[in-house]
RNA sequence: UUUCAGGGCGAGGUGCAAUUCCUCACCGGCAGUAAAGUCUGCGAACCGCCAAGGCGGCCGAAACGGUGCAAUUCCGUUACCGACGGUUAAAGUCCGGAUGAGAGAAA
Repeated sequence: UUUCAGGGCGAGGUGCAAUUCCUCACCGGCAGUAAAGUCUGCGAACCGCCAAGGCGGCCGAAACGGUGCAAUUCCGUUACCGACGGUUAAAGUCCGGAUGAGAGAAA
């Protein structure tokens, strides 16, 4: 310098109305470390300040058993978590900021 860099509502029920509620289903950014959504650190989002560049703040959730030199990472079982704005009805999964930004990865 260039390129890349987030996945997921399918079925049924109620209802005037729901991919938003209920039952089942489905998804998991980056780096580290025995391979991680739930460990450690980071990014994004969100909040505040600023003319701007930028700075500061905030930041969800796991236990038990097994194998092993080593695993809260693998295997087994059972759990849990998920920004903001919008919407005929409440959203991790729809629409929007975003053809954005970015931890970082590759060349």